This is a predicted structure of a 102-nucleotide RNA (Guanidine-I riboswitch aptamer) from Thiobacillus sp.
[in-house]
């Protein structure tokens, strides 16, 4: 300096609910069994949050016949429903960088 492939992977978060675990009630002598999402733990989690590797760009340096080693640099931007769909639910989760608007 160039390119943007509807944009890789796994981890966090904001945010999410309630299967499991705890909590609160309430039944019941007990065991145990029922409600209740609760500032909790497991648990689900963002294209348009984060912070990493992977790959991808060209770039430098060593070494060199082919080529290989190592560096450090970049990988933008980005308003968005309603409906519906998963899992026990539920959501910034998936249809969806999708319809729309600009």
């Nucleotide at each position: 300096c160039a390119a943007a492939u509807g944009c890789g992977c796994a981890g966090c978060u904001a945010g999410g609910g309630u299967u499991c675990c705890g909590g609160u009630c309430c039944c019941g002598c007990a065991a145990g069994g029922g409600a209740u999402g609760c500032u909790g733990g497991u648990c689900c989690g963002a294209g348009a949050g984060c912070a990493g590797c992977c790959g991808g760009c060209a770039c430098c340096g060593c070494c060199g016949a082919a080529g290989g080693c190592g560096g450090g640099g970049c990988u933008c931007c980005a308003c968005g429903g309603a409906g519906g769909g998963a899992c026990a639910a539920a959501a910034g989760c998936c249809c969806g960088g999708g319809a729309g608007a600009g």
Taxonomically the source falls in Thiobacillus (Bacteria, Pseudomonadota, Betaproteobacteria, Nitrosomonadales).
The prediction has a mean pLDDT of 78.